Context: one part of a larger RNA
Molecule: large-subunit ribosomal RNA, domain II
Organism: Candidatus Nanoarchaeia archaeon
RNA sequence: GCCACGGAGUGUAUCUAAUUGGCGAGGUUAAAUGAAGCCGAAGCGAAAGCGAGUCUGAAAGGGCGUCAGUCACUUGGAUACGACCCGAAGCUGGAUGAUCUACUCGUGAGCAGGACGAAGUUUUCCGAAAGGAGAAUGGAGGUCCGAACCGCUGCUACAUGCAUGUGCUUGGAUGAUUUACGAGUAGGGGUGAAAAGCCAAUCUAAUUCGGCAAUGGCUGGUUCCUGUCGAAAUAUGCCUCAGUAUAGCUUCGUUGUGCUAGUGAGCGGGGUAAAGUACGGAUAGAGUUCGCAGGUUCGCAAGAAUACGGAACUCCUUCCAACUCAGAACCUGCUUUCUGUAUAUAACGGAAGUGGGGGGCAGCGGGUAAGCUGCUGUUCCGAGACCCGAACAAGGGAGACUGGAGUUAAGGUCCCAAAAUUCAUAUUAAGUGUAACAAACUCGGUCUUGAACCUGAGACAGUAGGGAUGUAGGCUCAGAAGCAGCCAUCAUUUAAAGAAAGCGUAACAGCUCACCUAUCAAGGUUCGAGGCGGGGAAAAUGGACGGGGCUAAAUAUGAUACCGAUACUCCAGAGGUCUUCGUAAGAAGAUUCUGGUAGGCAGGCGUGGAUUUUGCGCAGAAGCAUUUUCGAGAGAGAGUGUGGAGCGAAAUCCAAUGAGAAUCUUGGU
Numbered sequence: 001g002c003c004a005c006g007g008a009g010u011g012u013a014u015c016u017a018a019u020u021g022g023c024g025a026g027g028u029u030a031a032a033u034g035a036a037g038c039c040g041a042a043g044c045g046a047a048a049g050c051g052a053g054u055c056u057g058a059a060a061g062g063g064c065g066u067c068a069g070u071c072a073c074u075u076g077g078a079u080a081c082g083a084c085c086c087g088a089a090g091c092u093g094g095a096u097g098a099u100c101u102a103c104u105c106g107u108g109a110g111c112a113g114g115a116c117g118a119a120g121u122u123u124u125c126c127g128a129a130a131g132g133a134g135a136a137u138g139g140a141g142g143u144c145c146g147a148a149c150c151g152c153u154g155c156u157a158c159a160u161g162c163a164u165g166u167g168c169u170u171g172g173a174u175g176a177u178u179u180a181c182g183a184g185u186a187g188g189g190g191u192g193a194a195a196a197g198c199c200a201a202u203c204u205a206a207u208u209c210g211g212c213a214a215u216g217g218c219u220g221g222u223u224c225c226u227g228u229c230g231a232a233a234u235a236u237g238c239c240u241c242a243g244u245a246u247a248g249c250u251u252c253g254u255u256g257u258g259c260u261a262g263u264g265a266g267c268g269g270g271g272u273a274a275a276g277u278a279c280g281g282a283u284a285g286a287g288u289u290c291g292c293a294g295g296u297u298c299g300c301a302a303g304a305a306u307a308c309g310g311a312a313c314u315c316c317u318u319c320c321a322a323c324u325c326a327g328a329a330c331c332u333g334c335u336u337u338c339u340g341u342a343u344a345u346a347a348c349g350g351a352a353g354u355g356g357g358g359g360g361c362a363g364c365g366g367g368u369a370a371g372c373u374g375c376u377g378u379u380c381c382g383a384g385a386c387c388c389g390a391a392c393a394a395g396g397g398a399g400a401c402u403g404g405a406g407u408u409a410a411g412g413u414c415c416c417a418a419a420a421u422u423c424a425u426a427u428u429a430a431g432u433g434u435a436a437c438a439a440a441c442u443c444g445g446u447c448u449u450g451a452a453c454c455u456g457a458g459a460c461a462g463u464a465g466g467g468a469u470g471u472a473g474g475c476u477c478a479g480a481a482g483c484a485g486c487c488a489u490c491a492u493u494u495a496a497a498g499a500a501a502g503c504g505u506a507a508c509a510g511c512u513c514a515c516c517u518a519u520c521a522a523g524g525u526u527c528g529a530g531g532c533g534g535g536g537a538a539a540a541u542g543g544a545c546g547g548g549g550c551u552a553a554a555u556a557u558g559a560u561a562c563c564g565a566u567a568c569u570c571c572a573g574a575g576g577u578c579u580u581c582g583u584a585a586g587a588a589g590a591u592u593c594u595g596g597u598a599g600g601c602a603g604g605c606g607u608g609g610a611u612u613u614u615g616c617g618c619a620g621a622a623g624c625a626u627u628u629u630c631g632a633g634a635g636a637g638a639g640u641g642u643g644g645a646g647c648g649a650a651a652u653c654c655a656a657u658g659a660g661a662a663u664c665u666u667g668g669u
Base pairs, nucleotide, nucleotide: 001669002668003667004666006664011081012080013079014078015077016076017075018074020072021071022070023069026039027038028037043050044049053064054063055062056061084221085220087218091211092210093209094208095207096206102185103184104183105182106181107180108179109178110177111175113145114144115143116141120137121136122135123134124133125132126131149172150171151170154168155167157166158165187203189199190198191197224604225603226602227601228600229599234247235246236245237244238243248354249353250351251350252349253348254347255346256345257344258341259340261339262338264336265335266334267333268332269331270330275324276323280320281319282318285315286314287313288312289311290310292309294308295306296305297304298303357381358380359379360378361377362376363375364374365373366372386397387396388395401573402572403571404570405569406568407567411563412562413561414548415547416546420560422559423558424557425556426555427554433550434549441535442534443533445532446531447530448529449528450527451526452525453524454523462519463518464517465516466515468492469491470490473487474486475485498513501512502511503510574594575593576591577590578589579588580587581586605658607655608654609653610652611651612650613649614648615647616646623642624641625640626639627638628637629636630635
């Protein structure tokens, strides 16, 4: 892990509601006897007291009353108890432990070998002495090296075996040493060279049994079927935030009553969006007035002036959650029309669950932002299957009773893969794109469009030729000749040609340009607007439009077909609810009914037993296996084989009554 058996809402008492039944102004006792009590039949008031009323109040009025109960079974719930089951760590009482280990006491035992060489002693020398130096001798030491012995530093190498091992390495080894045996100290206690160490593989309070089914607002589990309705994750309080009470939302019953969703109209409420500047506040500029604190200038001073500055006002500029002269959409109260529905809705009573929520859209607060956080409205997931989105709780379509046929939605129609290699007109050449990314900026990419100007008296580009003279202008300078620099920048010949726009030379020279002519032959130049596109463009295994691939199978604007859901339509069937009829069983009609977690309610199946009735069985009971029929299902029946002695059915009642889960229990494997 698997299999089998076992395995969790029970019992008593009281209260409460409902069903059923008995009796009823009464009801009621354990199996028997027993009539004390209990509940009810009258209440109100603190009470005296009054009484279908009473209390309060001056009164009006208001509070509580005036309407059948009680006993028993069953069922739902509550309370007390172990209270659905399993589960702590702990707390506490009594016992048992020092054969492990800590310390202590008593009696014993062990420590190869080697090294260093303290004091003391002897002796030699020096010295007057005190003493000093040398050489021997000597054998001290929590001394050194190193076995036994004691320990266990590192490798965390090997080993993973019912538990501390092995290997290499390594510390102490005459001492605060090691060790044998005997004895002592006991659990809030011991012992401790102190690590909260050790006290029998157990220690921040041992072990064991009892209190004990401790307690657990926490985790897990909680066993047959079907029908019907169907939530919440919010508010308020709490030593409250994993809980709980009340309300909200769900369900069932009883009683009553029309109810609300949408649209239109009438009369009201609101101060948001956008906007505006009339108020409050902020804001850039200009002007006018006031010398008004300061500064500057003039003046001996008084004081004066002032373009810096300050205040007020005017004009114009830009704004505002805590500004609003004005002001939508929209929301909403009352009345009312129409549609809808009456399976609706309200009150009371029984039973809950929920009180961790989450995503989208719209509007907001916090935050640089977030798959962030808080709020309001709505919707979906939660508790919602199916189709689409490659995959994908909440995005798009659409709310699944069963079976069959058709039609569509979103989304799609080259192949994977159902359906157009459909039609029309354009664009893109970047594989752009086919995808949920990309900015500022940039582009003689290309398409469309607008304006101005040049142009057969020849534009624009190309090619050929000319591009000169006074003159090398003057000055400067070694030189300065169009072209280092300064000044001037005229005139002539011309079809045209600058006292020169660039290259060049030491300076000249030389090569181009402007400008002109010829040739050629038809559009050209400049500035805008729009579409698609290029660059800008960086992430870690190789690589993703879902893939193949596509120049349309991309993009834009249109069109017509088709595919495509449990949606819609039709046919057949099942059930629920409502209405009518019916004593009932049931029948007919209607149905915008039949997804569903927590949960409420309803009806059934099966197991064991009891009572009564009635059956089967050696011509084969139960059980087991297999085939098959019936039922929506839990399940029920029949045949065959095996088996070899018991077993059912109906009605009513009772319950230790249903297994897949609990690191479930025990056994097997």